[in-house]
Molecule: transfer RNA
Organism: Chloroflexota bacterium
RNA sequence: GCCACCAUAGCUCAGUCGGCAGAGCAAUCGCUUCGUAAGCGAUGGGUCGUGGGUUCAAAUCCCACUGGUGGCU
Numbered sequence: 001g002c003c004a005c006c007a008u009a010g011c012u013c014a015g016u017c018g019g020c021a022g023a024g025c026a027a028u029c030g031c032u033u034c035g036u037a038a039g040c041g042a043u044g045g046g047u048c049g050u051g052g053g054u055u056c057a058a059a060u061c062c063c064a065c066u067g068g069u070g071g072c073u
Stems, first nucleotide, its partner, number of pairs: 001072007010025004019056001027043005049065005
């Protein structure tokens, strides 16, 4: 220098041939216990990496950029 993939909650990741953003763990609160852990229930937590385009409508499609991983030279 070229190619491919990835970027979504505090963490690990789903959701992608456009139509209300989710799970597990963690956090907080409650139940249970003599107490703790475990278990059960509930609650909060997101400008979907940034900017633009297409569309009635974009996490999802297109372009550029940024960061990361891998490959080729």